[in-house]
The part of an RNA shown here (small-subunit ribosomal RNA, 5' domain) has 519 nucleotides and comes from an uncultured bacterium.
Context: one part of a larger RNA
RNA sequence: GAAUGAACGCUGGCGGCGUGCCUAACACAUGCAAGUCGAGCGAGAAAGUUCCCUUCGGGGAGCGAGUACAGCGGCGCACGGGUGAGUAACGCGUGGGUAACCUACCCUCGAGUGGGGGAUAACUCGUCGAAAGGCGGGCUAAUCCCGCAUACGUCCCGCAGACCCAUGUCUGCAGGAGAAAGAUGGCCUCUGCUUGCAAGCUAUCGCUCUUGGAUGGGCCCGCGUUAGAUUAGCUUGUUGGUGAGGUAACGGCUCACCAAGGCUCCGAUCUAUAGCUGGUUUGAGAGGACGACCAGCCACACUGGAACUGAGACACGGUCCAGACUCCUACGGGAGGCAGCAGUGAGGAAUAUUGCGCAAUGGGGGAAACCCUGACGCAGUGACGCCGCGUGAGGGAAGAAGGUUUUCGGAUUGUAAACCUCUGUUCUUGGUGAAGAGGGGAAGACGGUAGCCAAGGAGGAAGCCCCGGCUAACUACGUGCCAGCAGCCGCGGUAAUACGUAGGGGGCGAGCGUUGUCC
Numbered sequence: 001g002a003a004u005g006a007a008c009g010c011u012g013g014c015g016g017c018g019u020g021c022c023u024a025a026c027a028c029a030u031g032c033a034a035g036u037c038g039a040g041c042g043a044g045a046a047a048g049u050u051c052c053c054u055u056c057g058g059g060g061a062g063c064g065a066g067u068a069c070a071g072c073g074g075c076g077c078a079c080g081g082g083u084g085a086g087u088a089a090c091g092c093g094u095g096g097g098u099a100a101c102c103u104a105c106c107c108u109c110g111a112g113u114g115g116g117g118g119a120u121a122a123c124u125c126g127u128c129g130a131a132a133g134g135c136g137g138g139c140u141a142a143u144c145c146c147g148c149a150u151a152c153g154u155c156c157c158g159c160a161g162a163c164c165c166a167u168g169u170c171u172g173c174a175g176g177a178g179a180a181a182g183a184u185g186g187c188c189u190c191u192g193c194u195u196g197c198a199a200g201c202u203a204u205c206g207c208u209c210u211u212g213g214a215u216g217g218g219c220c221c222g223c224g225u226u227a228g229a230u231u232a233g234c235u236u237g238u239u240g241g242u243g244a245g246g247u248a249a250c251g252g253c254u255c256a257c258c259a260a261g262g263c264u265c266c267g268a269u270c271u272a273u274a275g276c277u278g279g280u281u282u283g284a285g286a287g288g289a290c291g292a293c294c295a296g297c298c299a300c301a302c303u304g305g306a307a308c309u310g311a312g313a314c315a316c317g318g319u320c321c322a323g324a325c326u327c328c329u330a331c332g333g334g335a336g337g338c339a340g341c342a343g344u345g346a347g348g349a350a351u352a353u354u355g356c357g358c359a360a361u362g363g364g365g366g367a368a369a370c371c372c373u374g375a376c377g378c379a380g381u382g383a384c385g386c387c388g389c390g391u392g393a394g395g396g397a398a399g400a401a402g403g404u405u406u407u408c409g410g411a412u413u414g415u416a417a418a419c420c421u422c423u424g425u426u427c428u429u430g431g432u433g434a435a436g437a438g439g440g441g442a443a444g445a446c447g448g449u450a451g452c453c454a455a456g457g458a459g460g461a462a463g464c465c466c467c468g469g470c471u472a473a474c475u476a477c478g479u480g481c482c483a484g485c486a487g488c489c490g491c492g493g494u495a496a497u498a499c500g501u502a503g504g505g506g507g508c509g510a511g512c513g514u515u516g517u518c519c
Base pairs, nucleotide, nucleotide: 001519003517004516006515007514008513009512010511013389014388015387016386017385018384019382020381021347026345027344028343030342031341032340035075036074037073040072041071048063049062050061051060052059053058082300083299084298091225092224093223094222095221096220097219098218101217102216106213107212110209111208112207113206114148116146117145118144123138124137125136126135127134128133154177155176156175158173159172160171161170162169163168182205183204184203185202186201187200191198192197193196226272227271228270233263234262235261238260239259240258241257242256243255244254245253275297276296277295278294279290280289281288282287302323303322304321305320306319325336326335327334328333353379355378356377357376361375362373363372364371365370392422393421394420395419402413403412404411405410426460427456428455429454430453431452432451436446463508464507465506466505467504468489469488470487474503475502476501477500478499484491485490
């Protein structure tokens, strides 16, 4: 000098864009953060309101409404959001491989969607419990579940042929195995009947099998990836083989048997530290330091372990077990997990609102209307950073007064002020008022915001550090090795340009200094 997620001191007008728990991966009150579909299914209120009857107590019917709450079923909940504890590793980066693999939804090729059966929740009855929550009997539906039929293609086995270095790939033949679910709307020519309904036809959305793709992922390999030798030996599923199991898939991944291997001074093992990268920062570069925000990957979700469901998890707001902690309890037993958004306590030098909205972008569900979305868009807060603007402009010498200083003549503050003439950025008030909304209309949280117009009036808006040398800027008084200053050299013991104050001056300016850290 440059930089900073900064902090501290003094000061502080406005706007734009960014950015804000670096410490305790400490503990968390409260609210919200993942639902949706009635066009899959069975059932199904109430408040309110309208009408009718009434013995004025009430009763009935319609709307509310096939709505709410609850249930079965489907899809989503594996995304999005957070954090950096762990990890020195195929974790990440980069380049390859998969003849060793998977992929819901989406696009695409072809084929199909025939015919049966069954259970169960909700509900109801009984029952246990303080509660959380169960248990038993009975009823019922489906796009719930299970057989059967069919199935070119799919998979398995066998045979033959072609190709390949090869585990294999392709072709042909024969045998075997394996699917499905319906819903809504429209039409009435043919069939049926009760003449607009069923069947049927048709449209849309689905369902099943299959081809290719897209997207996303799994696995494997080469190379690179901190420090310590005051860590030198490490290893028994360990290294390899055969066989089997398991997986979507290769593989000691697991198991049985066999062999005795495998790694290592080109640093194994151990220990410490650490998420990695694109990048950021500094530097002429080489290099160094860092990895906040944004983006990609990874890991984690109170701690440890485990699987279930599923296309996908070993699953932040799912389940089970164990542990620590907190809470409820009728003492028998239960409930919970902010490293989501706000917010609280604690820790700390230190880091914000328990805000508005789904209007936009994006995501989930739905045929759609729409619903949900603390993702996101905005607003609030902090000079935390960068950038921009302002705090007035022109004229004005009697060089006023006052201050300071003085050799008492003066010098300086100083065109500075006063005063005159203006301007209106900003400010205040009033009016108007967006774009962002796409496709004819509707729909804007921000927001009566930005912008524009008018009026008012210099009115409301300057500080901080320094002045011995380095280093731009000097005098007076006070103090007297005291009080104090200080980045280094060093100042102060009676004339201190170095301490304190004042006047003056220098620097930067809504900031200026100090401290920390890095180059």
The full RNA is in RNAcentral, with records from SILVA.